[in-house]
RNA sequence: AGUCGGCCAGACAGUCGCUGUUCCGAGUGCUUGCCGGUCCCGUAGGUUCCGGCAGGCGCGGAAUGGAGGAAAGUCCGGGCUCCACAGGGUAGGGCGCCAGGUAACGCCUGGGGGGCGCGAGCUCACGGAAAGUGCAACAGAGAGUAGACCGCCUAAGCACGGCUUGCCGUGACGGUAAGGGUGAAACGGUGCGGUAAGAGCGCACCGCGCGACUGGCAACAGUUCGUGGCAUGGUAAACCCCGCCCGGAGCAAGACCAAAUAGGAACCCCAUGGUGCGACCCGCACUGGGUUCGGGUAGGUCGCUUCAGGCUCGUGGUGACACGAGUCGCAGAUGAAUGACUGUCCACGACAGAACCCGGCUUACCGGCCGACU
RNA sequence: GCCGGAGUAGCUCAGCUGGUAGAGCAGCUGAUUUGUAAUCAGCUGGUCGGGGGUUCGAUUCCCUUCUCCGGCU
Repeated sequence: AGUCGGCCAGACAGUCGCUGUUCCGAGUGCUUGCCGGUCCCGUAGGUUCCGGCAGGCGCGGAAUGGAGGAAAGUCCGGGCUCCACAGGGUAGGGCGCCAGGUAACGCCUGGGGGGCGCGAGCUCACGGAAAGUGCAACAGAGAGUAGACCGCCUAAGCACGGCUUGCCGUGACGGUAAGGGUGAAACGGUGCGGUAAGAGCGCACCGCGCGACUGGCAACAGUUCGUGGCAUGGUAAACCCCGCCCGGAGCAAGACCAAAUAGGAACCCCAUGGUGCGACCCGCACUGGGUUCGGGUAGGUCGCUUCAGGCUCGUGGUGACACGAGUCGCAGAUGAAUGACUGUCCACGACAGAACCCGGCUUACCGGCCGACU
Repeated sequence: GCCGGAGUAGCUCAGCUGGUAGAGCAGCUGAUUUGUAAUCAGCUGGUCGGGGGUUCGAUUCCCUUCUCCGGCU
């Protein structure tokens, strides 16, 4: 000067607040249940007051816990809940080198291949273009078994001319993909031979394809062998093909208690009908359905935080991680808490605030510390 | 909190199987009129919300991000 990984996120003290949990107190303010006595209505259930016991809310006090590395975006994956404990098919969507990890993933680890860097390292949506279809504006002669614009050539054949009658000259309606030019892209590269000029036309080397062998679980690799003169240009974040995966909705899911809907009126439609399974069909389950009018409501509790949990040690593994032992308990609100003030110090404090919970990714971010490496 | 949708000219919107971005209104200039409006002719005006990727080429395809709008008790 850089590269990679991990950790921290102003510190300390005092005062006053907010909130969760636990305990204690006064036995009072409200309230629920049970028991006993009592008042009223009256024989069926209610009801007034007083006392006792137990509980809840509230009050007072004490102890203790109280945002993050991203709590964010809601981009993936799962748990959980309900709809059939989710079944068959179609449509649709996603993923895509190989092997492993995981509850699962589009994440992570290790490896292979391509690219970047002197290097430590970083990075890649990295299956298939010899199954098929499509697309390539403009420019250019030609955009895919293509193409003669400039250029090069005139051996053979052809046209014209000359003549010594089988030769010479000229030429393209002939040959030629070496060179120029167009374009993002023009059908292997270099050299030698070859040729009228050229051309994998032939050869050598390089590159490429296919097959075998060797190494590797595999992707793949090889200073190996054989073979093919080269066929197979690009695009699949175009349709598509191949392989694998995905049922839908989301805690405002949903469950329980209580009030209310009580079920009243009118009209219409039909039983191979209707509703639900949140794209469609099968299949399954339930069952009369729809519209209008009228009437009417009140919320509370659970879900809720103990978990694929954190830390330490050991074992296995290159590693992600797994297993075992020990230890810790670390927010849980529902108008929604985690704050305010004062003092001291410093390197003067960034991005930012949980709302069902986890694993990832992405994005935002003042700075500081530690380790390994170039 | 959860789930959807949209960003293109000053305004309202097209453009979507990728190939130089358009319409109406508005603005400016000219004509017409004594003058204005209306009408006619012409012109101006765009980081396609920002960044990155795929492709020869992106408003369009993919990823990420910002802003706005709507629905659910």
Annotation:
This is a predicted complex of two RNAs, RNase P RNA and transfer RNA, with 447 nucleotides together. Rfam match: Bacterial RNase P class A. It is annotated as a ribozyme.